[in-house]
C1' cells in the first nucleotide's frame, strides 16, 4: 500500500408469537403460535474517528455445525442475524 481486528461516536436495523406462572408489558382483534397501534428491547449491518497486530479474499443456498438477538421464569411455536464447512 491493504485495512483482518478492537475501542468510541452516529445512522439503520431484522426480530421482538401462544399458554401456564409472576409484581414484572398493555390495548384491541383474530385462532393456533398471528395483526394492529403503544412502551421496552435488540443481534447484525453501514460510515467516521482512534488503536495496533499483521496480510484476512466475491456472490448464492428451506445443506451440515456453532454462536448470538425478542418483556422474570418454564413448556410450545416460529423468524432474524454472524462465523466455520460443504455444494454450486
Nucleotide at each position: 500500500g491493504c485495512g483482518u481486528g478492537u475501542c468510541g461516536u452516529c445512522g439503520c436495523g431484522a426480530c421482538u408469537g401462544g399458554c401456564g406462572c409472576u409484581g414484572a408489558g398493555g390495548u384491541g382483534g383474530a385462532c393456533a403460535c398471528c395483526c394492529a397501534c403503544c412502551a421496552g428491547g435488540g443481534a447484525g449491518c453501514g460510515a467516521c474517528g482512534a488503536c495496533g497486530a499483521g496480510c484476512a479474499c466475491g456472490a448464492c443456498g428451506u445443506c451440515g455445525g456453532g454462536a448470538c438477538c425478542g418483556u422474570c421464569c418454564g413448556c410450545c411455536u416460529g423468524g432474524g442475524c454472524c462465523c466455520c464447512g460443504u455444494g454450486u
A computed fold for an 88-nucleotide RNA from Aeromicrobium sp. Root495, annotated as ZMP/ZTP riboswitch aptamer (pfl RNA motif). Taxonomically the source falls in Aeromicrobium (Bacteria, Actinomycetota, Actinomycetes, Nocardioidaceae). Its mean pLDDT, the model's own confidence on a scale to 100, is 78. RNAcentral records the identical sequence in 2 taxa. Rfam family: ZMP/ZTP riboswitch aptamer (pfl RNA motif). Rfam links the family to the GO terms one-carbon metabolic process and regulation of purine nucleotide biosynthetic process. For this family Rfam cites "Co-crystal structure of the Fusobacterium ulcerans ZTP riboswitch using an X-ray free-electron laser" (Jones et al., Acta Crystallogr F Struct Biol Commun, 2019).